Background
The RNA shown here (c-di-AMP riboswitch aptamer (ydaO/yuaA leader)) has 138 nucleotides and comes from Planotetraspora mira. Its mean pLDDT, the model's own confidence on a scale to 100, is 75.
[in-house]
């Protein structure tokens, strides 16, 4: 001094998941717990609009968070097209992967005001090629 592989540290990287104040406890430059705040994320909630408008009757209820979804075939595992999602600045092409979980409880189109929630997790790892565009620093 290179290359790999493991484990820590820092700086940082996806993510809405971040900050700040108060009070407690800890293994105390940093973490947890309870409070408030400030940011972001989501739902829920009128007019107008949009959907529905011949009732009745049954019934596979229906929404929501998330990329996590539709058809078709299959007894069923699953498979096949189609669609999202990821492979780490963007766009496109190939290729490879992934499609779980929860949660509301028969009730939810958009919605001002208003009302409620949620601030988790992981990663240190980069599949090839082509284009575009920015920025440094001589």
């Nucleotide at each position: 001094c290179c290359a790999g592989c493991c484990g820590g540290u820092g700086c940082g990287c996806c993510u809405a998941a971040u900050c700040c104040c108060g009070g407690g406890c800890g293994c105390c430059u940093c973490g947890c717990c309870c409070g408030g705040g400030a940011a972001c994320c989501g739902g829920g909630g009128a007019c107008c609009c949009a959907a529905c408008u011949c009732g009745c009757a049954a019934c596979u209820g229906g929404g929501g968070u998330g990329a996590a979804g539709g058809c078709a075939c299959u007894c069923a595992c699953g498979u096949g097209c189609c669609c999202g999602g990821g492979c780490a600045g963007c766009u496109c092409c190939a290729g490879c992967c992934c499609g779980a979980a929860c949660c509301c409880g028969u009730c939810a189109g958009c919605u001002a005001a208003c009302c409620c929630g949620g601030u988790c997790g992981g990663c240190a790892g980069a599949u090839g090629g082509a284009g575009a565009g920015g920025a440094g620093u001589g």